The RNA shown here (Bacterial RNase P class A) has 371 nucleotides and comes from an Actinomycetota bacterium. Lineage of the source: Bacteria > Bacillati > Actinomycetota.
[in-house]
């Protein structure tokens, strides 16, 4: 200077006037203070908390899936191991494919265990010529062409994917069919790591292909409903049919448990449509020092920050940024237009996703150039 790569962070400030929710003050007028976000957002995950007559087993059923650690939990987070792509910073993927069962357009002879389309090679029979002997045919030698039958995965070609390289010996031609080497697997073993896994050395068959986001095995974890949960005040109504032990709950089923004797349970009609609490001091911010590679964790200091409920957090004007265009010069200033994003609480928390004009910071890699 130029191309990238990972992470963090900010995302408008000031005044004036009209408003609005909460809390204080006030008899009242009114007046103080306070008031949305990195995602408040999708509701994917995962938990607090509450209520179902504690939820024990089994069967279906559904998540999740390398290995350690980290948190209340997670499909989150850190750290590392194996594969993949990248020159590289660095990014992407993750039980099991010798348990079983299924699948795979197109092309292409042949797609899951094995297949013969062109090519090689062997043979049979024909055609052509050509050699030998010959009066000429058969035969026989040579070359070429075609049709049959059989071998042959070495070469061509097809495909995302053709069943190990590489040489050498074999052979009619080939070909792990046989040997060296080499690569991959599985067994055994030693050694390094908590672990995944790596790494050495021997042995064996010599080569196993891919999807499990198809079923399915395997290990782990999972009772359900959700703040319209669910307590309480008040206010209000009419009551009716039906079931009850061959029973009701236990929100999928079976066991189990539990409840149950005129007080429960279903339906159907009738009333209410109000207030209070749950409701923000919390797995809470920020700063410091300590331990840990980190992810977090301890210790101390300090703060208290929205609580509506037809749901407030708004609007107008003015400066002043910050950007980008265009003019102008005095080259970083000036005028003029533009544009300032995504969005907003509703039980609360921790995650992942996804949205966002504009702009800042930090660490690293590659390229080329100067000293």
């Nucleotide at each position: 200077g130029g191309a990238g790569u990972c992470g963090g962070c900010c995302g408008g400030g000031u005044g004036a006037c009209c408003g609005c929710g909460g809390c204080c003050c006030g008899a009242a007028a009114g007046g103080g203070u306070u008031g949305a976000g990195g995602a408040a957002a999708g509701u994917c995950c995962g938990g607090a908390c509450u209520c179902c007559g504690c939820a024990g087993g089994g069967c279906a059923g559904g998540a999740c899936g390398c290995u350690g650690g980290g948190g209340a939990a997670u499909u989150c987070c850190c750290a590392g191991g194996c594969g993949g792509g990248g020159u590289g910073a660095c990014c992407c993927g993750u039980g099991g494919a010798u348990a079983g069962c299924g699948c795979a357009a197109c092309a292409g002879a042949a797609a899951g265990c094995a297949a013969a389309c062109c090519g090689c090679c062997g043979u049979u029979c024909c055609c052509u010529u050509u050699c030998u002997c010959c009066a000429a045919c058969c035969c026989u030698u040579g070359a070429g062409g075609g049709a049959g039958c059989g071998g042959u995965a070495a070469g061509g070609g097809u495909g995302a994917a053709a069943c190990g390289g590489u040489g050498a010996g074999g052979u009619a031609a080939g070909a792990g069919c046989u040997c060296a080497c080499c690569a991959g697997c599985g067994c055994a073993u030693c050694c390094g790591g908590u672990g995944a896994c790596g790494g050495g050395u021997g042995c064996g068959g010599c080569u196993a292909g891919g999807c499990a986001u198809g079923c399915c095995c395997c290990g782990u974890c999972c009772g359900g409903a959700g703040c319209a949960a669910g307590a309480c005040c008040a206010a209000g109504c009419a009551g009716g049919a039906g079931g009850u032990a061959u029973g009701g709950g236990u929100g999928g089923c079976c066991c189990g448990c539990c409840c149950g004797u005129c007080g429960c349970c279903u339906c159907c009609g009738g009333g209410u449509a109000g207030g209070u609490c749950g409701c923000a001091u919390g797995a809470g911010g920020u700063g410091a020092g300590c331990g840990g590679u980190a992810a977090c964790g301890c210790u101390c200091a300090u703060c208290c920050c929205a609580g509506a409920u037809g749901g407030a957090u708004g609007g107008u004007c003015a400066c002043c940024g910050g950007u980008u265009g265009c003019c102008g010069c005095u080259u970083g200033c000036g005028g003029c237009a533009g544009c300032u994003a995504c969005a907003g609480g509703a039980u609360c928390c921790g995650g992942c996703u996804u949205a966002u004009a504009g702009g800042c910071c930090g660490a690293c890699u590659c390229c080329a150039c100067g000293g």
It matches the Rfam family "Bacterial RNase P class A". It is annotated as a ribozyme.